Predicted 3D model of a 72-nucleotide RNA (transfer RNA) from Parcubacteria group bacterium LiPW_15.
RNA sequence: GCGCGCGUAGCUCAACGGUAGAGCAGACGUCUUAUACACGUCCGGUUCCAGGUUCGAGUCCUGGCGCGCGCA
Numbered sequence: 001g002c003g004c005g006c007g008u009a010g011c012u013c014a015a016c017g018g019u020a021g022a023g024c025a026g027a028c029g030u031c032u033u034a035u036a037c038a039c040g041u042c043c044g045g046u047u048c049c050a051g052g053u054u055c056g057a058g059u060c061c062u063g064g065c066g067c068g069c070g071c072a
Base pairs, nucleotide, nucleotide: 001071002070003069004068005067006066007065010024011023012022013021018055026042027041028040029039030038048064049063050062051061052060
């Protein structure tokens, strides 16, 4: 330099173009003599950035940025 893939909650990951969710972590509660486990509730998002298409974009298109893999 060229090609491919990925970028979403603190972390790991979901999400036919139609109100962004789960697990773990965190807070609180139930339970226990107490802690842990278990169970419940709550908290937590500018979906990497900028445009475009669309009635509507995390999702499709274009250009960037970052990371990974391959080729040279």
The coordinates come from a structure-prediction model, not an experiment, and the mean pLDDT is 84. Its Rfam family is "tRNA". Rfam classes the family as a transfer RNA.